Transfer RNA from a Deltaproteobacteria bacterium, 74 nucleotides, folded computationally. Its Rfam family is "tRNA". Rfam describes the family as follows. Transfer RNA (tRNA) molecules are approximately 80 nucleotides in length.
RNA sequence: GGGCGAUUAGCUCAGUUGGAUAGAGCACCAGCCUCCGAAGCUGGGGGUCAUGCGUUCGAAUCGCAUAUCGCCCA
Numbered sequence: 001g002g003g004c005g006a007u008u009a010g011c012u013c014a015g016u017u018g019g020a021u022a023g024a025g026c027a028c029c030a031g032c033c034u035c036c037g038a039a040g041c042u043g044g045g046g047g048u049c050a051u052g053c054g055u056u057c058g059a060a061u062c063g064c065a066u067a068u069c070g071c072c073c074a
Stems, first nucleotide, its partner, number of pairs: 001073007010026004019057001028044005050066005
């Protein structure tokens, strides 16, 4: 230098053919329980879907550029 893949909550990850209000587990907070904790149960908060631009009535999803990480080729 070229090619491919990944980027969604604090962490690990789903997300179908473009359309539902953007989700799960763990973690965190509160309550119940307990002598106090842990565990368990119930509830709650937390998101610019890496960034920008475009296509579209509509984008996490499609296109382009950029950034970071990984792999391959040279």